[in-house]
A computed fold for a 1487-nucleotide RNA from Nitzschia palea, annotated as small-subunit ribosomal RNA. The coordinates come from a structure-prediction model, not an experiment, and the mean pLDDT is 82. The sequence is in RNAcentral, with records from ENA and SILVA. It matches the Rfam family "Bacterial small subunit ribosomal RNA".
RNA sequence: AAAGAGAGUUUGAUCCUGGCUCAGGAUGAACGCUGGCGAGAUGCCUUACACAUGCAAGUCGUACGGGAAUUUUUAAUUCAAGUGGCGGACGGGUGAGUAACACGUAAGAAUUUGCCUUUAGGAGGGGGACAACAACUGGAAACGGUUGCUAAUACCCCAUAUGCUUUCGAGUGAAAUGGAUUUUUUCGCCUAAAGAGAAGCUUGCGGCUGAUUAGCUUGUUGGUGAGGUAAUGGCUCACCAAGGCGACGAUCAGUAUCUGGUUUGAGAGGAUGAUCAGACACACUGGAACUGAGACACGGUCCAGACUCCUACGGGAGGCAGCAGUGGGGAAUUUUCCGCAAUGGGCGAAAGCCUGACGGAGCAAUCUCGCGUGAGGGAUGACGGCCUAUGGGUUGUAAACCUCUUUUUUCAGGGAGGAACAAAAUGACGUGUACCUGAAGAAUAAGCAUCGGCUAACUCCGUGCCAGCAGCCGCGGUAAGACGGAGGAUGCAAGUGUUAUCCGGAAUCACUGGGCGUAAAGCGUCUGUAGGUGGUUUGAUAAGUCAACUGUUAAAUCUUGAAGCUCAACUUCAAAAUCGCAGUCGAAACUAUUAGACUAGAGUAUAGUAGGGGUAAAGGGAAUUUCCAGUGGAGCGGUGAAAUGCGUAGAUAUUGGAAAGAACACCGAUGGCGAAGGCACUUUACUGGGCUAUUACUGACACUCAGAGACGAAAGCUAGGGUAGCAAAUGGGAUUAGAUACCCCAGUAGUCCUAGCCGUAAACAAUGGAUACUAGAUGUUGAACAGAUCGACCUGUGCAGUAUUAAAGCUAACGCGUUAAGUAUCCCGCCUGGGAAGUAUGCUCGCAAGAGUGAAACUCAAAGGAAUUGACGGGGGCCUGCACAAGCGGUGGAGCAUGUGGUUUAAUUCGAUGCAACGCGCAGAACCUUACCAGCGUUUGACAUCCUAAUCGCGGAUCGUAGAGAUACUUUCCUUCAGUUCGGCUGGAUUAGUGACAGGUGCUGCAUGGCUGUCGUCAGCUCGUGUCGUGAGAUGUUGGGUUAAGUCCCGCAACGAGCGCAACCCUCAUUUUUAGUUGCCUUUAUGGAACUCUAGAAAGACUGCCGGUUAUAAACCGGAGGAAGGCGGGGAUGACGUCAAGUCAGCAUGCCCCUUACACCCUGGGCUACACACGUGCUACAAUGGGUGAGACAAUGAGAUGCAACUCUGCGAAGACAAGCUAAUCUAUAAACUCACUCUAAGUUCGGAUUGUAGGCUGCAACUCGCCUGCAUGAAGUUGGAAUCGCUAGUAAUCGCUGGUCAGCUAUACAGCGGUGAAUUCGUUCCCGGGCCUUGUACACACCGCCCGUCACACCAUGGAAGCUGGUUAUGCCCGAAGUCGUUACUCUAACCUUUUUGGAGGAGGAUGCCUAAGGUAGAAUUAGUGACUGGGGUGAAGUCGUAACAAGGUAACCGUACUGGAAGGUGCGGUUGGAUCACCUCCUUU
Repeated sequence: AAAGAGAGUUUGAUCCUGGCUCAGGAUGAACGCUGGCGAGAUGCCUUACACAUGCAAGUCGUACGGGAAUUUUUAAUUCAAGUGGCGGACGGGUGAGUAACACGUAAGAAUUUGCCUUUAGGAGGGGGACAACAACUGGAAACGGUUGCUAAUACCCCAUAUGCUUUCGAGUGAAAUGGAUUUUUUCGCCUAAAGAGAAGCUUGCGGCUGAUUAGCUUGUUGGUGAGGUAAUGGCUCACCAAGGCGACGAUCAGUAUCUGGUUUGAGAGGAUGAUCAGACACACUGGAACUGAGACACGGUCCAGACUCCUACGGGAGGCAGCAGUGGGGAAUUUUCCGCAAUGGGCGAAAGCCUGACGGAGCAAUCUCGCGUGAGGGAUGACGGCCUAUGGGUUGUAAACCUCUUUUUUCAGGGAGGAACAAAAUGACGUGUACCUGAAGAAUAAGCAUCGGCUAACUCCGUGCCAGCAGCCGCGGUAAGACGGAGGAUGCAAGUGUUAUCCGGAAUCACUGGGCGUAAAGCGUCUGUAGGUGGUUUGAUAAGUCAACUGUUAAAUCUUGAAGCUCAACUUCAAAAUCGCAGUCGAAACUAUUAGACUAGAGUAUAGUAGGGGUAAAGGGAAUUUCCAGUGGAGCGGUGAAAUGCGUAGAUAUUGGAAAGAACACCGAUGGCGAAGGCACUUUACUGGGCUAUUACUGACACUCAGAGACGAAAGCUAGGGUAGCAAAUGGGAUUAGAUACCCCAGUAGUCCUAGCCGUAAACAAUGGAUACUAGAUGUUGAACAGAUCGACCUGUGCAGUAUUAAAGCUAACGCGUUAAGUAUCCCGCCUGGGAAGUAUGCUCGCAAGAGUGAAACUCAAAGGAAUUGACGGGGGCCUGCACAAGCGGUGGAGCAUGUGGUUUAAUUCGAUGCAACGCGCAGAACCUUACCAGCGUUUGACAUCCUAAUCGCGGAUCGUAGAGAUACUUUCCUUCAGUUCGGCUGGAUUAGUGACAGGUGCUGCAUGGCUGUCGUCAGCUCGUGUCGUGAGAUGUUGGGUUAAGUCCCGCAACGAGCGCAACCCUCAUUUUUAGUUGCCUUUAUGGAACUCUAGAAAGACUGCCGGUUAUAAACCGGAGGAAGGCGGGGAUGACGUCAAGUCAGCAUGCCCCUUACACCCUGGGCUACACACGUGCUACAAUGGGUGAGACAAUGAGAUGCAACUCUGCGAAGACAAGCUAAUCUAUAAACUCACUCUAAGUUCGGAUUGUAGGCUGCAACUCGCCUGCAUGAAGUUGGAAUCGCUAGUAAUCGCUGGUCAGCUAUACAGCGGUGAAUUCGUUCCCGGGCCUUGUACACACCGCCCGUCACACCAUGGAAGCUGGUUAUGCCCGAAGUCGUUACUCUAACCUUUUUGGAGGAGGAUGCCUAAGGUAGAAUUAGUGACUGGGGUGAAGUCGUAACAAGGUAACCGUACUGGAAGGUGCGGUUGGAUCACCUCCUUU
């Protein structure tokens, strides 16, 4: 100096693990909507696909001959076809190939170099041609052919020279006395040396993926020699050797230009390689060389191939990955522009020419930066919009309006710099740009996205799981802040959103900086190689390490400081930085190397010692089964219960004998041994390891271990034996809806042995190995030592095992805790969301079964661990309740009443539906009620308020007509509103009209209030503070007692409190006292207050007293006294909550719906129907009874549209008359009961249904459809199947009485009252409900839970597959263009040499050899696509079959293996606890 933020989502809630998603930044971007200006940048990322047209490399006449044009034809100027020189190897484009010395970086030696610079020296003597041109000639064209002439800075020879080579003799080897000229200079030429820059070559290091690519290589690796090259080199060839590379990843496959940088990030890292810059590669595809200083050459040549074009069919031409541009592809990327004015390049002596390099302009919001779209004032807070609790709020100073300003815009005037080359001239940009001045006028200029949480911003309407939204969670099923619209708000702004991609967040591959007991993750165990790591000490070295310096790390970029465009972006200058690499000189602690030394690690020897350690052999007894024999005589066996099975041919049982195979009781133990798997009768032989102790020896020899090797339960396989018992499969019997199971009877492989294979398990302590350190306590095994002792025992110490508890510490928690999951070091193995899947495919192993290694597409937003609170369990413990049991009486059977379902109907109105609907709403449907149906009617309405107009009323009673009635018309009578300022002024009433509105038992109880039911009168439900826990939560409230009770006591990290319990309230039971009328007593009065009673006030009951039990407490048991005794009986009283429980039809109410109707009025009908089913009741079935007669005793409560005595009439219901009573006064026979008589076991003198008939009462009216009475009729029914209900004492049972509703009544109902008045409770095993504690859980909509697999259907991706079609790669063979190199001497041949030759050297052509592109062919490998059919997998609101798992999940579950079955699955063998419950044992803690 710089520098680091998180959130949502698994759950009822919590912590953790773990994935998914979001907020940030970036881009050569694209798309949607919108769009004023300027500056600076950027612009085919896809088809290295094909290209029309134009341009992109020429220049030099001061190298040359010749020609042409112009003019004044002396001469000069200009042009430029050809020869020649230089340049076309730069500049420009693209990224196909390439995993390589291609690139980056740092070094190196065996090289070349045109132009340029410097230095030295030179340029002497000769020669022959070829273009152009001319003539002839071929061809359509492109382009040539033959003959002839000619110049040069073109070409050749000789000489010489520093130079080069050398075997030291020698050999080799250059030039242009050129051009210009002002005549002394300049440009050139040759040789050599040096430099600069450029190029070639070599090496170290660095940077992708795959091992489901493990072996590769024959010029390959090296040597010698030769060739070749500018140069090293197997670069090439001959010979020799057999090497070289590779788990530090060769080879192969896939992908890919590399870098400076860019982007992100705190950084370390990650991703990337557009523009700019460096390097490489390529130029239609493949091959090849030529020229040249430089190429194997983008705008050169040759050949082959594909394609396109021209053609006279003979033959030719072409290569935009240069700049523009076109087509095509694509989501997508610009003008066929101006200029050489600047910068740079080529040529030239120069003028100059050329330059799609470059400088500019154009197009595109593609990006970055800057500016603007106005400023001030302005409230009646305007209109309009939206919302509204209708008051108002908001849009909003926003607008209008007033006053200003002119950036921008338009017009006019002025007007640079970019220009530097001696001077002059020279501007594409630029019709004068930038800039300056003036004028006009708010004038020309705002959108996009979002508004449920994350995430800033909220309401209304529409829609109704539809339409749609969505980045994740998710929203939408009639009140959507989440969809669509509107208003408003928020964010950014000429932009804004979306999409794609990259980094971040993600510590989610963890170097910085993660983990592996249970979440994913320790190999089954051991031995051990490479590798990694390594004890004490001394010296040396200096590889690592550290420090200093030097070189390099291109420029640009980044950073910092300045400066220039008005600012900024941008640009310029300077500085810093560039963490790397290399070199030089030092240091020597540590690591390393090396030379020594040591003994604490490790090992060896010696002496002991324990042991189910291993292998082999021998021996033993108990049991089982079979066989033989005896006794015996009917069953045995088996189960929940049975059956199959065995048995009179003699079983089971029992006795004796024989045989066989397998396993070894007791001891036996969280005891022993082993690396693990595992190991148990006894003895013997052989043998491995451990522990302890002592001294002696070796002297770091150690630890871990990829690959490798060995061992490795059970099951299984092969071959041969053996087979008593057990027992997959299988058969039979049961169970069951089924039962391929659990249970039973049989039973084969197998289990056993020998030899071999397999190589897996919940092979587990779900915990790799080694070393060191870090409190204790208590057992137990082994040997040793010390003390003690005669000795055993015992006590202690240090080791080595094996257990329990626990401190610190760790952990998400559970838990671990010297045997670590603590603190550290070293090494190995393994993990990175769930599923698909340990599957597919490939490979290796195996006789097979299979094992090992081991994916992806696709799909989900979770899957998971630990703990918490509940709920649940065919888990446990304790307790309780008329829950069971013990009893009494019922229901279910009959008839009837009543309610419901169903059916019917025009309607049978609606609601209530397990307990907790069904004699319920209804405390009373003939009309009314009434909500339903049919029909007739009304429309501001039957009812309320307001407005207008009229009237002054209204209203009541009454007559008649029509009608079913509502209603309409009509008659008569009573009554003629109030106030007043006297104004039709106010109020009130009626009628009519109009619209606001009324009205709705219409919908939603799943929008609600209120009320109610239920668990349940069960004993619970919570809070404050404190404490514990990361937290959800816990504690308190648990525990020991006790209670009806969370009632009380004791204890306790809790202490208190609240709602509940109890009590306070009412009533009943006792007494006292007060008061006595209508009650009571006595008498008939001017009476009394003793009793009953009434109703006021008190008393009384509190475990208070005594005894016992218990811990002394709480409490319980017994007793006394008492009217009453342990809550005295009964009632009212219903905690937090549960059931979206019930009710919109009691009432209220939001929203929706109807408005000449879903409103209102009326008549009639219906709610009372009737094959049937259910609930609740009444009456019975009789003698504990029925009938008749006589007699006795209540309490509630009710009564002026009422209760009604007495008397009379009637058989009776009732009627007539009528006293009393506004009620302790009057009104009502209580019944069962008692007494007497009768009936005598029967469908009856039981029972009363049903029906007929005659009456009575209420009422406008008893037909549908009332009640009562008399007479007659006299059904079913003889105690009720499975099942089920109520009740614990004044209770059940039984008997009557009263009331409400009500004209009457369907009441047998409901709510009350009294009379008579029992039985039983051993007890908590079981059924049901509930409470507390505890346990398991995969449940939390909470067991009516969750959830597995087959099958069926739809869709999706994928494997196999006879094959089919492509691509790529390598190999063998064939053919072999062009071309280099070589050979040949067939043809031709100017320079030179010889000699005149038919010469030589050399050259050219031809032919030919090697190599070789393309092509053909063959068998391979690999990869991609496709493929009838087929396999499994995934997904999918309501399909089928079962119910495997989660609770002991109803047979504990799971792992490996084998068999088997529609399916989950079942069974056998071995293993695990990640099993509940009970009991026992062991150990520990506390006392």